Notes
This is a predicted structure of an 84-nucleotide RNA (transfer RNA) from Idiomarina baltica OS145. The organism belongs to Idiomarina baltica, within Bacteria. Its Rfam family is "tRNA". The family has 954 seed sequences and 5,335,975 matches in Rfam 15.1.

RNA sequence: GCCGAGGUGGCGGAAUUGGUAGACGCAGUGGAUUCAAAAUCCACCGCUGGUAACAGCGUGGGGGUUCAAGUCCCCCCCUCGGCA
Numbered sequence: 001g002c003c004g005a006g007g008u009g010g011c012g013g014a015a016u017u018g019g020u021a022g023a024c025g026c027a028g029u030g031g032a033u034u035c036a037a038a039a040u041c042c043a044c045c046g047c048u049g050g051u052a053a054c055a056g057c058g059u060g061g062g063g064g065u066u067c068a069a070g071u072c073c074c075c076c077c078c079u080c081g082g083c084a
Base pairs, nucleotide, nucleotide: 001083002082003081004080005079006078007077010026011025012024019067028044029043030042031041032040046057047056048055049054060076061075062074063073064072
C1' cells in the first nucleotide's frame, strides 16, 4: 500500500428489511430476608436540566440521504486478521 472484519453504557454483548437505542449478563446502588453476613428475591442502574412528572442529548469523529440512521452513502481516526 491492497483486501476483509470490527468500534454501541463502568465491562461483555444484542438490536441486519432503516421504525421505541441500549435487550440479556456482569459490576454498582437501594430495599426485603438474617443476630450479622453470604446466597436468594424485588426495584433502580448513560449524560445534562428539573423536587418530580418529564424534557433535551447520546452508537469512534465529521458530513450527507430520509418523515425516520447504530443500520444506507462519503471522508477521516483507531483495533484485529490476511496479502504484498